[in-house]
Transfer RNA from a Patescibacteria group bacterium, 71 nucleotides, folded computationally. Rfam family: tRNA. Rfam's curators write: Transfer RNA (tRNA) molecules are approximately 80 nucleotides in length. The sequence was found in a public genome assembly.
RNA sequence: CGCGGGGUAGUGGAGUAGUACCAUACCAGGCUCAUAACCUGGUGGCGCCCGUGCAAUUCGGGCCCCCGCAA
Numbered sequence: 001c002g003c004g005g006g007g008u009a010g011u012g013g014a015g016u017a018g019u020a021c022c023a024u025a026c027c028a029g030g031c032u033c034a035u036a037a038c039c040u041g042g043u044g045g046c047g048c049c050c051g052u053g054c055a056a057u058u059c060g061g062g063c064c065c066c067c068g069c070a071a
Stems, first nucleotide, its partner, number of pairs: 002069006010024004018054001026042005047063005
């Protein structure tokens, strides 16, 4: 150089053209004598650029990064 898979809240994952979801973490409140556990609510995210399209996290192209295969 070639081929394949992946990049989504702090972390680990799901999702798939129209609403971004789950767990955990964090914050606040509730419960408790208090802590933990438990319950309720909240903050926080689609690697970058371009294109298609009414609409892109999703489709197409390029680039960057990670993992694997072959050499």